[in-house]
Context: one part of a larger RNA
Molecule: small-subunit ribosomal RNA, central domain
Organism: Stenotrophomonas maltophilia
RNA sequence: CUGGGCGUAAAGCGUGCGUAGGUGGUCGUUUAAGUCUGUUGUGAAAGCCCUGGGCUCAACCUGGGAACUGCAGUGGAUACUGGGCGACUAGAUUGUGGUAGAGGGUAGCGGAGUUCCUGGUGUAGCAGUGAAAUGCGUAGAGAUCAGGAAGAACAUCCAUGGCGAAGGCAGCUACCUCCCCCAACACUGACACUGAUGCACGAAAGCGUGGGGAGCAAACAGGAUUAGAUACCCUGGUAGUCCUCGCCCUAAACGAUGCGAACUGGAUGUUGGGUGCAAUUUGGCACGCAGUAUCGAAGAUAACGCGUUAAGUUUGCCGCCUGGGGAGUACGGUCGCAAGACUUAAACUC
Numbered sequence: 001c002u003g004g005g006c007g008u009a010a011a012g013c014g015u016g017c018g019u020a021g022g023u024g025g026u027c028g029u030u031u032a033a034g035u036c037u038g039u040u041g042u043g044a045a046a047g048c049c050c051u052g053g054g055c056u057c058a059a060c061c062u063g064g065g066a067a068c069u070g071c072a073g074u075g076g077a078u079a080c081u082g083g084g085c086g087a088c089u090a091g092a093u094u095g096u097g098g099u100a101g102a103g104g105g106u107a108g109c110g111g112a113g114u115u116c117c118u119g120g121u122g123u124a125g126c127a128g129u130g131a132a133a134u135g136c137g138u139a140g141a142g143a144u145c146a147g148g149a150a151g152a153a154c155a156u157c158c159a160u161g162g163c164g165a166a167g168g169c170a171g172c173u174a175c176c177u178c179c180c181c182c183a184a185c186a187c188u189g190a191c192a193c194u195g196a197u198g199c200a201c202g203a204a205a206g207c208g209u210g211g212g213g214a215g216c217a218a219a220c221a222g223g224a225u226u227a228g229a230u231a232c233c234c235u236g237g238u239a240g241u242c243c244u245c246g247c248c249c250u251a252a253a254c255g256a257u258g259c260g261a262a263c264u265g266g267a268u269g270u271u272g273g274g275u276g277c278a279a280u281u282u283g284g285c286a287c288g289c290a291g292u293a294u295c296g297a298a299g300a301u302a303a304c305g306c307g308u309u310a311a312g313u314u315u316g317c318c319g320c321c322u323g324g325g326g327a328g329u330a331c332g333g334u335c336g337c338a339a340g341a342c343u344u345a346a347a348c349u350c
Stems, first nucleotide, its partner, number of pairs: 004321003007304002012318001014201004021194003025088007033081002035077008049065006091191001092188001094186003097182002103177007110154001114150008125136002162169002206247003210243002215241002220236004258317006266295007274287004299306001323350003332343004
């Protein structure tokens, strides 16, 4: 390079935006670059191949032919691809009118619970476990009542539900703001798809600055358990968890399934629009659009399972894989305050 693959065997970048590039709707016209075809030149000789000749044969030598699949020029063809021009509306966008939503940001507010503090009542236990002990308590705990403070999280509603590109998003209110979807028309007229490099976002943990600190809780201490117990269990408890600004950039970042488009029987729920027919005791039925689930025809699959939300049938573009270990390591480079991240081998060995 060809070929084969990527749900679970090795393999889909965590996710998006987007540059180059690749690919690209319908009709007409033109061009003739790709494409097809004729012809001319060239494609050294030797060699290979075919066919003659000469050494007694052969190797070897020698004559002729073919071939040299290429390149260049030139004449022609025009279906397809490309270029130019013109047109179109089925892709894509925009406008008008609506719906839904834990989508994002900022500010304010709320109640339950927890802990602590103050005061009242009240007395000997409380807490904890498999059982205990450490621990708390006669300096009055736990329980109960009243008042106060603080920080964090938002029970029920809650769902196989909704929204978001992914990470993720849930008390209530206001303000700012993005997107989807639906219906009917109108506008632009291929403006599209993908996307190397790049840019942005990216749970938790971690790092820097300054705050905050109720509960929980790495580390740590003690009590148990045990042969031991640097654990599991218990009592405590600091970073952290929260806020601010700035880093880090990784996850079983999972649907372990890249994105877009087209096509291919159905059934049953559910969410958001719509249309039609019934109904006004508005609670029904049918159709079709966009999501989200379950079951399954065909089909494909090693099987499991998938099955109009495909892992089916095709197509465009990107990423990735090529036996196990060594190793996602070393070295080098880039990034980072650091932790480390990204890129990424070989020897050797089975």